[in-house]
RNA sequence: GGGCCCGUAGCUCAGUUGGUUAGAGCGAUCGCUUGACGUGCGAUAGGUCUGCAGUUCGAAUCUGCACGGGCCCA
Numbered sequence: 001g002g003g004c005c006c007g008u009a010g011c012u013c014a015g016u017u018g019g020u021u022a023g024a025g026c027g028a029u030c031g032c033u034u035g036a037c038g039u040g041c042g043a044u045a046g047g048u049c050u051g052c053a054g055u056u057c058g059a060a061u062c063u064g065c066a067c068g069g070g071c072c073c074a
Base pairs, nucleotide, nucleotide: 001073002072003071004070005069006068007067010026011025012024013023019057028044029043030042031041032040050066051065052064053063054062
């Protein structure tokens, strides 16, 4: 330098035939339970979906560029 894949909550990820309200598990906080911790149960918070631009009535999802990570080739 060229090609391919990936980027969604603190962590691991789902959602990728464009339209339901953006979700799960773990973790956090609060409550119940306990002598206490843990376990169990319930609730709550936490995301402008890497950034910018474009297409569209509508974009996490499609297109372009950039940034970051991984793999391969030179």
The RNA shown here (transfer RNA) has 74 nucleotides and comes from a Patescibacteria group bacterium. It matches the Rfam family "tRNA". Rfam classes the family as a transfer RNA. From the family's description: Transfer RNA (tRNA) molecules are approximately 80 nucleotides in length. Its family is annotated with triplet codon-amino acid adaptor activity in the Gene Ontology.